[in-house]
RNA sequence: GGGGAUAUAGCUCAGUUGGCUAGAGCGCACGCCUGAUAAGCGUGAGGUCCGGUGUUCGAGUCGCCGUAUCCCCA
Repeated sequence: GGGGAUAUAGCUCAGUUGGCUAGAGCGCACGCCUGAUAAGCGUGAGGUCCGGUGUUCGAGUCGCCGUAUCCCCA
């Protein structure tokens, strides 16, 4: 220098062909249970989806330009 992949909650990830309100597990907080803890059960908080821009009635999802990380080629 060329090509590709990934970026969504604190962490690991899902999200169907663009369509109501963005989800799961773990973790966290509170409660239940227990003599107490762990485990288990219940409830809850937590994200405007890497940034910008465009397309569209509507974008996490599509296009373009960047940024970061990883892989391949030179």
Molecule: transfer RNA
Organism: Candidatus Flexifilum breve